[in-house]
RNA sequence: GGAGCGGGUCGGACGGUCGCUGGGGCAACCUGGAGGAAUGGCCGGCCUCCACAGGACAGGGUGCUGGCUAACGGCCAGGCGUCAUAGGCCGAAAGGCUGAAGGCGACGGAAAGUGGAACAGAAAGAUACCGCCGAAGUCCGUCAGGGCUGGCAAGGGUGAAAUGGUGAGGUAAGAGCUCACCGCGCCGGUGGCGACACCGGUGGCACGCCAAACCCCACCCGGAGCAACACCGAAUAGGCACGCGAUCCGGCUUUCAGCCGGGCAGGGCGGUCCGCCCGAGCGUGCGGGUUGGUGGCUAGAGCGGUCGGGUAACCGGCCGCCCAGAGGAAUGACCGUCGCGCCGGGCAACCGGCGGACAGAAUCCGGCCUACAGACCCGCUCCGCAC
Numbered sequence: 001g002g003a004g005c006g007g008g009u010c011g012g013a014c015g016g017u018c019g020c021u022g023g024g025g026c027a028a029c030c031u032g033g034a035g036g037a038a039u040g041g042c043c044g045g046c047c048u049c050c051a052c053a054g055g056a057c058a059g060g061g062u063g064c065u066g067g068c069u070a071a072c073g074g075c076c077a078g079g080c081g082u083c084a085u086a087g088g089c090c091g092a093a094a095g096g097c098u099g100a101a102g103g104c105g106a107c108g109g110a111a112a113g114u115g116g117a118a119c120a121g122a123a124a125g126a127u128a129c130c131g132c133c134g135a136a137g138u139c140c141g142u143c144a145g146g147g148c149u150g151g152c153a154a155g156g157g158u159g160a161a162a163u164g165g166u167g168a169g170g171u172a173a174g175a176g177c178u179c180a181c182c183g184c185g186c187c188g189g190u191g192g193c194g195a196c197a198c199c200g201g202u203g204g205c206a207c208g209c210c211a212a213a214c215c216c217c218a219c220c221c222g223g224a225g226c227a228a229c230a231c232c233g234a235a236u237a238g239g240c241a242c243g244c245g246a247u248c249c250g251g252c253u254u255u256c257a258g259c260c261g262g263g264c265a266g267g268g269c270g271g272u273c274c275g276c277c278c279g280a281g282c283g284u285g286c287g288g289g290u291u292g293g294u295g296g297c298u299a300g301a302g303c304g305g306u307c308g309g310g311u312a313a314c315c316g317g318c319c320g321c322c323c324a325g326a327g328g329a330a331u332g333a334c335c336g337u338c339g340c341g342c343c344g345g346g347c348a349a350c351c352g353g354c355g356g357a358c359a360g361a362a363u364c365c366g367g368c369c370u371a372c373a374g375a376c377c378c379g380c381u382c383c384g385c386a387c
Base pairs, nucleotide, nucleotide: 001383002382003381004380005379006378007377008376009375010374012338013337014336015335016334017333018332020033021032022031023030024029035358040368042367043366044365045364047225048224049223050222059221060220061219062218063217064078065077066076067075068074079107080105081104082103083102087098088097089096090095108216109215113214114213115210116209129156130155131152132151133150136149137148138147139146140145164182165181166180167179168178169177183205184203185202186201187200188199189198190197191196229295230294231293232292239286240285241284242283243282244281248262249261250260251259252258253257266278267277268276269275302321303320304319305318306317307316308315309314340355341354342353343352344351345350
């Protein structure tokens, strides 16, 4: 210098005018006022109420290892698998082998059980369609051979996948049948906290695939959520308790019921009395709730700087700071100067025009995901050149 990857930061600046909203002030006035995602039918906490002896079942979730954390399905570091690209090696070529930084992985268990594997195919756990063989048994034979019982799974074919691969031996033909190497399982050793890696031995390997199928194993989870919840508490209506008052008294009819007479709290008409009408409640206290008000509610797993520990996530010490708190819900509009990008003009200084995303708090916090005009920064790997 080129190419390819990975990660991070910012998200215009200053001022003026008019408003909106929180706080302070008697007032004038002063002062605070959206985001990196404030987004989300997502995950986890704090807190609150309800339930709850403990345990189990049911149900849901998580799932390589180690660490971080209040917790997590998050983050960091590592392991293994997988995907390749550049590059490297081999090759005449086709192509093969290897393979950086990196991307991706619900990545426990299929030698417990149940179940599944579309289409194709004979067969998807034990099979034989084409094919190979004619050793063994048996039949025919003109003695060349042919058939049946049978042996095989090399080759072909189907498929995403056909029961280890390559080579040699072996055989009638074949086959881990035997051997070498590779793979796999088991055992041991070494290294590592561990996932795992490496080495040695051993077993011919019927331990094929699917658990984002049931299931098994380990661990975690009580439910609902700030419109939670707590407090203060009006009228009216309703509840409970107590007190007061009427439902009474007399007579008649056999009863039911009715009639007659007397008595009576309260209410209405009305200024009051008389009178007339209605006719069963009235008063006090307590407690629950609705409207409303207050708290919850913004000083916190806080933010910035610095030092220390740790590979890192993260943790700790010290110093400094206070940074929206509404409740149908404020955070807006306009203007000026500068800055950024594009276009046009100009030799240039510069001038003119246009543009500037995604989106907007609602109890708070930690994450993840998604959206985003534009600008900037850092790291890693490979290749080339120079010293």
This is a predicted structure of a 387-nucleotide RNA (Bacterial RNase P class A) from a Burkholderiales bacterium. The coordinates come from a structure-prediction model, not an experiment, and the mean pLDDT is 77. NCBI's taxonomy places the organism under Bacteria, Pseudomonadati, Pseudomonadota, Betaproteobacteria, Burkholderiales. It matches the Rfam family "Bacterial RNase P class A". Rfam classes the family as a ribozyme.